Bacterial RNase P class A from a Thermoleophilia bacterium, 381 nucleotides, folded computationally.
Its Rfam family is "Bacterial RNase P class A". About the family: Ribonuclease P (RNase P) is a ubiquitous endoribonuclease, found in archaea, bacteria and eukarya as well as chloroplasts and mitochondria. Gene Ontology terms of the family: dimeric ribonuclease P complex, ribonuclease P activity and tRNA processing. By type it is a ribozyme.
Lineage of the source: Bacteria > Bacillati > Actinomycetota > Thermoleophilia.
The coordinates come from a structure-prediction model, not an experiment, and the mean pLDDT is 78.
The sequence was found by an Rfam model in a public genome assembly.

[in-house]
């Protein structure tokens, strides 16, 4: 230098000028409480307003999908079961997850490195089109074969009854090897063997069971054993573990304003009705009361509202993911919804794309630039 592979960070910038949205000072006005007063004020000490000044701060790595997890508010005490829903290989890390991290297995790739439909098919149900004899416990299409039975031809033998072999055909009986089919056909290849064939034996591999040995483990390895019934559960279903509901338009406060002669059902402690997610079971509230409908009025303001499971740095533990300790900062809070416009200069000439209660992931998009490792192959010394 050059390639493929993991990670990671920027993402226009200066200087001026004029403007925007939060916070804190100051200055200046109102007004209020309390002391002292010579009744002229003066000290302190909170409130609130100013188109006055002065300062700090001001959109992301994804703010986007809203796909999971919380925090956090609320719900009459929120319990159990059904029913739903989510995860599925160990062993960690996290508040917490389907997240991440470091392994075990299978699969890709030369190879760093990548992906995972990762419990269960012998609880049961289902489903494999087409082809094929047949798609699971499978009555065998072509077709191979000894023995029996019958039946042609052809040789020998003959005590002329008939017997013996060969050869072809039929039944019958054995067979799943060879051939077709297909994804996928009762474990592969190979040798033996048989009437012909079969793990029917034997060796090497496969799956299975079962002992040792390593290992916290998932699982490796190695012995023995002929045990040898497919696929699909990202099909219903089994197991095992794990989930109350709703959601910042949650939730309180403050002010104001109207319209109810409105309609219905069921009670008034003998328990209506209502809430606790959908449903049973508890249970809890409950009396001139609930509960349901129709119809109006309040679209004001303030609170939640940003100090955080919080960023940075270091020391320590750990392979790591992250923990512990110390130190240092505070870094948007809007609500008709802030960041912009003008001049110059630079240059990587700018991609994706704007908070709205927060934080942890995950998933999509991203011009250009730049740093880290690792992996292969070339050349140099």
């Nucleotide at each position: 230098g050059c390639u493929g592979c993991a990670g990671c960070c920027c993402g226009g910038g200066u200087a001026g000028u004029c403007g925007c949205g939060g916070g804190g000072g100051g200055c200046g006005g109102c007004g209020c409480g309390u002391c002292c007063u010579u009744c002229g004020g003066g000290g302190c000490g909170g409130g609130c307003c100013g188109a006055c000044u002065c300062u700090c701060c001001g959109a992301g790595g994804a703010a986007a999908g809203u796909c999971c997890g919380g925090a956090c508010a609320c719900c009459g005490c929120a319990g159990a079961g059904c029913g739903g829903g989510g995860u599925g290989c160990u062993g960690g890390a996290u508040a917490a997850c389907g997240u991440c991290c470091a392994g075990c297995a299978g699969g890709g790739g030369a190879a760093a490195c990548c992906c995972u439909c990762g419990g269960g098919a012998a609880a049961g149900u289902g489903c494999c089109a087409c082809a094929g004899a047949a798609a699971u416990g499978a009555c065998a299409c072509a077709g191979c074969a000894c023995a029996c039975c019958g039946g042609u031809g052809g040789c020998g033998g003959u005590c002329c009854g008939c017997c013996g072999c060969c050869u072809c055909c039929g039944g019958c009986u054995g067979c799943a090897a060879c051939g077709g089919u297909g994804a996928a056909a009762u474990g592969g290849c190979g040798c033996g063997g048989u009437a012909a064939g079969a793990g029917c034996g034997c060796a090497c591999c496969g799956g299975c069971g079962u002992c040792g040995u390593g290992g916290u483990g998932a699982c490796a390895c190695g012995g023995c054993g002929g045990c040898c019934a497919g696929g699909c559960a990202a099909a219903c279903c089994c197991c095992a573990c794990c989930c109350g509901g709703u959601g910042c338009a949650a939730g309180g406060c403050c002010g104001a304003a109207u319209a109810g002669a409105g309609a219905g059902g069921c009670g008034c402690u003998c328990g209506a009705g209502g809430g606790c997610u959908g449903c049973u079971c508890g249970u809890c509230c409950g009396a001139a009361g609930c509960c349901u409908c129709c119809g109006g009025g309040u679209u004001g303001g303030c609170c939640g509202c940003a100090c955080g499971a919080g960023a940075c740095g270091c020391u320590g533990g750990g392979u790591a993911a992250c923990c512990u300790g110390c130190g240092u900062c505070c870094u948007a809070g809007a609500u008709g919804g802030a960041u912009g416009g003008c001049u110059a200069c630079c240059c990587u000439c700018g991609a994706c794309a704007g908070a709205a209660u927060c934080c942890g992931g995950c998933u999509u998009a991203c011009a250009g630039g730049g740093c880290u490792g690792c992996u292969g192959a070339c050349g140099u010394g």